[in-house]
Molecule: TPP riboswitch aptamer (THI element)
Organism: Deltaproteobacteria bacterium
RNA sequence: AAAUAACCCUAGGGGAGCCUGACGGCUGAGAGUUCCGAGCGCAAUCGGAAGACCCUUCGAACCUGAUCCGGUCAAUGCCGGCGUAGGAAAGCGGUUGGACAUGAUU
Repeated sequence: AAAUAACCCUAGGGGAGCCUGACGGCUGAGAGUUCCGAGCGCAAUCGGAAGACCCUUCGAACCUGAUCCGGUCAAUGCCGGCGUAGGAAAGCGGUUGGACAUGAUU
């Protein structure tokens, strides 16, 4: 005296599918919880804000290709491929740790 790591802070990015309209169920970190507005006969539906969760360049969070291809399933981005594809949001902040290690010097 450093990196990898975990957590936190600040800032930012993102999705909410399927059976099914509902109860309930499947996968998942998360499958629309609360409030406001629009719409509506009711249920759906749409927009905004907040919340939970995940992710932030060492980036498969998420988007495009894609009304794609193969498999599976009651069904579905459910699994695999596509994918060394094209995009995608950080900080010379903090704590712990690394550390009875290792390196240098005496």